[in-house]
Predicted 3D model of a 74-nucleotide RNA (transfer RNA) from an Oscillospiraceae bacterium.
It was read from a public genome assembly.
Its Rfam family is "tRNA". The family's RNA type in Rfam is transfer RNA. Gene Ontology term of the family: triplet codon-amino acid adaptor activity.

RNA sequence: GGGGGUAUAGCUCAGUCUGGGAGAGCGCUUGAAUGGCAUUCAAGAGGUCAGGGGUUCGAGCCCCCUUAUCUCCA
Repeated sequence: GGGGGUAUAGCUCAGUCUGGGAGAGCGCUUGAAUGGCAUUCAAGAGGUCAGGGGUUCGAGCCCCCUUAUCUCCA
């Protein structure tokens, strides 16, 4: 330098196939059960979907550029 992959909640990830409600587990907060800070149950908070631009009535998803990282080739 060229090819490919990954980037979504504090952490690990799904959602991309087929454009339309942003989600799960763990963690966190509150409440209940219990002798109990463990355990179980219920509720809740928490998001610049890596950044910018474009297409579209509408983008996590499609197109372009950029950044970080992994990998292959040279």